This is a predicted structure of a 95-nucleotide RNA (SAM riboswitch aptamer (S box leader)) from a marine eukaryotic metagenome. Its Rfam family is "SAM riboswitch aptamer (S box leader)". Rfam links the family to the GO term regulation of gene expression. The coordinates come from a structure-prediction model, not an experiment, and the mean pLDDT is 84.

RNA sequence: UAUCGAGAGUGGCUGAGGGAACGGGCCCGCAGACGCCACAGCAACCUGGCCGCAAGAGCCGUGGUGCUAACUCCCGCCCCCCGAGGGGAGAGAUA
Numbered sequence: 001u002a003u004c005g006a007g008a009g010u011g012g013c014u015g016a017g018g019g020a021a022c023g024g025g026c027c028c029g030c031a032g033a034c035g036c037c038a039c040a041g042c043a044a045c046c047u048g049g050c051c052g053c054a055a056g057a058g059c060c061g062u063g064g065u066g067c068u069a070a071c072u073c074c075c076g077c078c079c080c081c082c083g084a085g086g087g088g089a090g091a092g093a094u095a
C1' cells in the first nucleotide's frame, strides 16, 4: 500500500478443548473438534508462460506464499438512527 460478503475436504495420528487477545453473545466438539501429517482442492498476491508496439487487461496454473465451518462468526469505539439497518474507525489476517 492493496484485499478481506466469493471459492475449496478426505484419510491417518492425537485426545478436550476450540473459534487471535479481553468482555459479552453465538457456534463447533468424545458421532473426536482444535492441532499435526499426507493427499486432494480453492484462489490468483508474487513468479513463470501466452497475447499485446506499448500501456494495460485477459488466459494458463510451473514455482513461492496463503486458504479449504459460520462476513475476519457477531458485538464492543464513532456517525446516521427510536430501533432495525447502514457507514467508518480500531484490532487482526494475507500479500
Stems, first nucleotide, its partner, number of pairs: 001095004009039005017028003022076004040068003045064002048060003072091001077088004